């Protein structure tokens, strides 16, 4: 050279036969609770979904290219 798969909150992920406001967990901030600290409890921030594009009334979901990681084969 050929090919698969993967990229979604600060981390680990999860969500498909596209469909009204994109989630958990642990992290973090604040407040209750304590003498105080941990544990425990409650709220709350925080992502236009690796990029540019097309299909579509409507795309995290499909197509195509790049980008960057893992794997496999010569």
């Nucleotide at each position: 050279g050929g090919g698969a798969c993967u990229a979604u909150a600060g981390u680990u992920c999860a969500g498909u036969u596209g469909g009204u406001u994109a989630g958990a967990a642990c992290g973090c901030a604040c407040c209750c609770c304590u003498u105080a600290u941990a544990a425990g409890g409650g709220u709350g921030a925080g992502g236009u979904g690796g990029g540019u594009g097309g299909u579509u009334c409507g795309a995290a979901u499909c197509c195509a290219c790049c980008u960057a990681g893992u794997c496999c084969u010569a």
Background: Transfer RNA from Modicella reniformis, 74 nucleotides, folded computationally. Model confidence (mean pLDDT): 80 of 100. Lineage of the source: Eukaryota > Mortierellomycetes > Mortierellales > Mortierellaceae > Modicella. Rfam family: tRNA. Rfam classes the family as a transfer RNA.